Source information: Small-subunit ribosomal RNA, 3' minor domain from Lachnospira eligens, 143 nucleotides, folded computationally. Its Rfam family is "Bacterial small subunit ribosomal RNA".

[in-house]
Context: one part of a larger RNA
RNA sequence: CACCGCCCGUCACACCAUGGGAGUCGAAAAUGCCCGAAGUCGGUGACCUAACGAAAGAAGGAGCCGCCGAAGGCAGGUUUGAUAACUGGGGUGAAGUCGUAACAAGGUAGCCGUAUCGGAAGGUGCGGCUGGAUCACCUCCUU
Numbered sequence: 001c002a003c004c005g006c007c008c009g010u011c012a013c014a015c016c017a018u019g020g021g022a023g024u025c026g027a028a029a030a031u032g033c034c035c036g037a038a039g040u041c042g043g044u045g046a047c048c049u050a051a052c053g054a055a056a057g058a059a060g061g062a063g064c065c066g067c068c069g070a071a072g073g074c075a076g077g078u079u080u081g082a083u084a085a086c087u088g089g090g091g092u093g094a095a096g097u098c099g100u101a102a103c104a105a106g107g108u109a110g111c112c113g114u115a116u117c118g119g120a121a122g123g124u125g126c127g128g129c130u131g132g133a134u135c136a137c138c139u140c141c142u143u
Base pairs, nucleotide, nucleotide: 003106005103008099009098011096013093014092015091016090018088019087020086023083024082025081026080027079028078031075032074033073034072039068041066042065043064044063047061048060049059052057109130110129111128112127113126114125115124116123117122
């Protein structure tokens, strides 16, 4: 490059990350239950025994039982990671499609809220704002 301007949204294509997602595969910590090693402790100790004892016995021990108890097993949840048919929008990308919503009174002034409708920008209704042009009038200020 200045209206032969600028510019909005749907749709199509490509790529990127991301939300949802029947599920699938893990991880972590905890909870409940089962099983329960070693070992301490408690009980028992008809069996064993050098220390004490004249003896009876005492004392000690093996064994057995119990409490606690690591690892392990089972269960349902919690948190978290990866992955997944499908699905939602988002971002980016010189020359794709449809229209033309906005910027001038942008050709229905625009915008905000809300309801509703529509391929899309958007339209319509109600309420609000001027950050509206034009014309006229009023008030105020400056010269």